[in-house]
Context: one part of a larger RNA
């Protein structure tokens, strides 16, 4: 003199844009964070809706006053109809997004390049590609049991875009052939709209090419201390075949050989996520990786596969073990390092808010549903910026402080006072951009179709706002609500008086204090910043 995810003391008017458990990857009560399609599929129950007949009845008409006629609406019931709520199979999605940094010195990352050694669910584009036929089952539900209770069983019974068989067979792949040849093996689902009933249409569906966008794998070179760590290594190095994967390899294995790495530091031990980058400095360099983007790793500790295009899988599944809650003691549940939020560690870090209105994601034909991701909104001077706490005039100049050589000096144009203004405060009044368009309509046109539905282009209509009656402007009142901190010996801008008397006490270095202390405490006064200002720690 610059910085900080800071924190302490003292002080505090306001706004805007950041930022907010650096310590215990310590435990965690609540409530939320992943669902979503009825245009895959069957069925009950409930609710809505239509019908039919049955009661019951306000009212209204007719009456011989005994009733009859009609009949809103109510209740129950039988059939139907709908995907509104719930539960169940299926499809996609939960592999994203959101955490956090233990672990990891490693092809983790980083930066070039391989990959003829590989994968890719949605998406786009191609194929003068394909989509014929048949079945068997189980949830769901019912009936029986069993269990406190999580659930669990037996049995009948049904459905599909959910299995399964057959055809059909380009590519591929594999075998024979050795020529662009042959033979084998492997596919599929439908639902919705229109209809002149022929069909046409949209969306799926299956096979294959290709694309983009994602990954997996290899390699060169870079990545920190300690040699008071000097030698390590038996799947260990390589080669034959094999086995495993989506894929090369000792990645497993069998045989064989005996080799591989190291002083250009191997092995061991410590330490750490790494990078864009931030801080610092003229630069080289130094030191740090908060918040924001990338990438890698984890998800109560250890192991493990399953489903899947993709996990060895934070809010899935099994085993174990630690905890910590239920139990009928036989058995069962859980996992915040997702937002909040609570203990408790600490010097020290927030609301158990409000929305899906906007991005953006997932599901979905759409509408829509869901999103503690986001967008705001609280708290917190924890940073950076802005703004105010009046403005002009006003004494040879008060009053009280302090000083004083008693004469004055200074505080000081400071206040009193006159004008004047209202950002701000306060009250009241208007009042946003952020919203693009969607779904449907209206209207023109294009491609195909006998038509209509549909498909697609352009114009104009056409809901939606959490923030929030915030921002922001106008009106009124009225200086009217608003200044602290540090330090004055030298280094460093700023000096007297008292008081104290090696005490009390200051301190960053050098030093001060033992009777006149500009260094201690206190006042007047100055000097610096300033809603801060110090101090304390840590970096250049």
């Nucleotide at each position: 003199g610059g910085a900080u995810g800071a924190a302490c003391g003292c002080u505090a008017g306001c706004g805007g844009c950041g930022c907010g458990c650096u310590u215990a990857a310590c435990a965690c009560a609540u409530g939320c964070a992943a669902g979503u399609c009825g245009c895959g599929c069957g069925a009950u129950c409930g609710g809505a809706c239509c019908a039919g007949a049955c009661c019951a009845a306000a009212g209204u008409c007719c009456u011989u006053c005994g009733g009859g006629a009609c009949a809103a609406u109510g209740g129950a019931c039988u059939g139907g109809u709908u995907a509104c709520g719930g539960a169940g199979c299926g499809g996609c999605g939960g592999a994203c997004g959101g955490g956090u940094g233990a672990g990891u010195a490693a092809c983790a990352c980083g930066u070039a390049g391989c990959u003829a050694a590989c994968c890719u669910a949605c998406c786009u584009u191609c194929a003068u590609g394909g989509a014929g036929g048949g079945g068997c089952a189980u949830a769901g539900c019912a009936u029986c049991g069993g269990g406190a209770a999580a659930c669990c069983g037996c049995u009948g019974u049904u459905a599909a875009u959910a299995c399964c068989c057959c055809a059909u067979a380009a590519u591929a792949u594999u075998a024979c052939u050795u020529u662009u040849g042959u033979a084998a093996u492997c596919a599929a689902a439908a639902u919705g709209g229109c209809u002149u009933c022929g069909g046409c249409u949209a969306u799926g569906c299956c096979u294959g090419a290709a694309g983009a966008g994602g990954g997996g794998g290899c390699u060169g070179c870079g990545u920190c201390c300690u040699a008071u760590u000097a030698g390590c290594u038996a799947g260990a190095c390589g080669g034959u075949g094999a086995g495993a994967u989506a894929a090369a390899a000792g990645c497993u294995c069998a045989c064989c050989g005996u080799g591989g790495c190291a002083a250009a530091g191997a092995u061991a031990g410590g330490u750490a996520g790494g990078g864009g980058g931030c801080c610092u400095g003229a630069g080289a360099g130094g030191g740090c990786g908060a918040c924001c983007c990338c990438c890698c790793a984890c998800a109560c500790u250890g192991g493990g596969a399953c489903u899947g295009a993709g996990a060895c899988a934070c809010g899935g599944c099994c085993c174990a073990g630690a905890c910590u809650c239920c139990u009928a003691c036989g058995g069962g549940a859980g996992g915040c390092u997702g937002c909040a939020g609570u203990g408790g560690g600490g010097a020290a870090u927030c609301u158990u808010g409000c929305g899906c209105a906007a991005u953006g994601g997932g599901c979905g034909a759409a509408a829509g549903c869901c999103u503690g991701a986001c967008g705001c909104a609280g708290c917190g001077a924890c940073g950076c910026c802005g703004c105010g706490u009046g403005g002009a005039g006003g004494a040879c100049g008060a009053a009280g402080g302090c000083c004083u050589u008693c004469g004055g000096g200074u505080u000081g144009u400071a206040a009193a006072c006159u004008c004047c203004u209202u950002u701000u405060c306060u009250g009241g009044g208007g009042g946003g951009c952020g919203a693009a368009u969607a779904a449907g309509g209206u209207g023109a046109g294009c491609a195909g179709g006998c038509a209509a539905u549909g498909g697609u282009u352009c114009a104009c209509c056409g809901a939606u706002g959490a923030c929030g009656g915030u921002a922001c402007c106008c009106c009124a009142g009225g200086a009217a609500c608003a200044a602290g901190c540090g330090c004055c010996g030298g280094c460093u801008a700023a000096c007297u008086u008292c008081g104290u008397g090696c005490c009390a006490g200051c301190a960053g270095c050098c030093g001060c204090g033992g009777u006149a202390a500009g260094a201690c405490g206190a006042a007047g006064g100055g000097c610096g910043c300033a809603a801060g200002c110090g101090u304390u720690a840590u970096c250049c």